The RNA shown here (c-di-AMP riboswitch aptamer (ydaO/yuaA leader)) has 135 nucleotides and comes from a Clostridiaceae bacterium. Taxonomically the source falls in Clostridiaceae (Bacteria, Bacillati, Bacillota, Eubacteriales). It matches the Rfam family "c-di-AMP riboswitch aptamer (ydaO/yuaA leader)". About the family: This family represents a conserved RNA structure found upstream of the ydaO and yuaA genes in Bacillus subtilis and related genes in other bacteria. It was read from a public genome assembly, where an Rfam model found it. Its mean pLDDT, the model's own confidence on a scale to 100, is 76.
This record gives sequence, structure tokens and C1' cells, in this order.
RNA sequence: UGAAAUUAAAGGCUUAGUUAUUCAAAAGAAUAAACGGAGGAACCAAGAAAUCUGGGGUUAAUCCAUGUUACAUGGUAGGGAGACCUCUUUGCCCGAACCCGUCAGCUAACUCCGGAAGCCAAAAUAGGAGGAACA
Repeated sequence: UGAAAUUAAAGGCUUAGUUAUUCAAAAGAAUAAACGGAGGAACCAAGAAAUCUGGGGUUAAUCCAUGUUACAUGGUAGGGAGACCUCUUUGCCCGAACCCGUCAGCUAACUCCGGAAGCCAAAAUAGGAGGAACA
């Protein structure tokens, strides 16, 4: 001098996943709230039977093709952001996982549940907002 790792604080990102009080006084637990999800009438929709691990839910995370077919590769519906917001352009990243258990269309009243986890990765254009300094 450079790189990497660890710890603490601050700031920020994906996400519903944040906050308050109390007990503890580290972790954690309980109760509420922000926020989020599911079930559940009429009307509407759907509309035979049989077979098939059928059918369904959360989520951006579906679907297709190929292969050496337990899996891998490529693409794709869809989604994200790089540090105020929005638009446009280019590029980059994700495109997983889990749950219910033969059962659920929509759905007022009503009922039930979640309120985690993981991270620090970009340039430009136009418009707007906000802040500071000076007079």
C1' cells in the first nucleotide's frame, strides 16, 4: 500500500415480515398494533361417469425444449435494484422453495393463521421534490 475476514455502530436492499408494552434484563417469552394470507352465503359461475398421488394454497418464481433424463443446459410468463421520487435507454440480477392431505370457484356476516429469513451487487437522460448557504 492492497485484498480478505471478524466485531460494533450507522445507513440501505429483497420481503407482509415492522413497532409498542410487560416479564426477563443477553437470548427469549407473552399480549397488542402496522402490514399480510386462508376458509366461508345469496347472486353469478361451473356442470355426466370412470381412471390417474387427484385437487388446492403461499410466492415474482410459471411454462417450453433438449440431453448423458435422480439431474443438467438453454429459453420464458413474471419479478428486483444499486442510495430522494418518477420517466426513458443500456446493462446486471432472480425466475426458488414450502404447505394442505382426497378437500376448498366467487363470497357479506363470521372463523382461523402469519407477523420470518437472507443480504450490501450500475451507468446515463429528462422532469419533479427536498435540503443547505448567501442576499